Background
Transfer RNA from an Anaerolineales bacterium, 73 nucleotides, folded computationally. The RNAcentral record of the sequence draws on ENA. Its Rfam family is "tRNA". By type it is a transfer RNA. Model confidence (mean pLDDT): 83 of 100.
[in-house]
RNA sequence: GCGUUCGUAGCUCAACUGGCAGAGUACUGGUCUCCAAAACCGGCGGUUGUAGGUUCGAUCCCUACCGAACGUG
Repeated sequence: GCGUUCGUAGCUCAACUGGCAGAGUACUGGUCUCCAAAACCGGCGGUUGUAGGUUCGAUCCCUACCGAACGUG
């Protein structure tokens, strides 16, 4: 340099064929307890890597760029 896969919450990952962005964990409030842990109930947290395009509508399709992993001359 070229090819393939990937980029979504602090972290690990979902989201069916384009139709309201979710779970676990972490953090945090409560119940319980002498206190704490565990358990249970609730809450917070996202310009879906960036910029454009297509569409009534994009995490999803197309293009360029940025970054990561793997392969290859």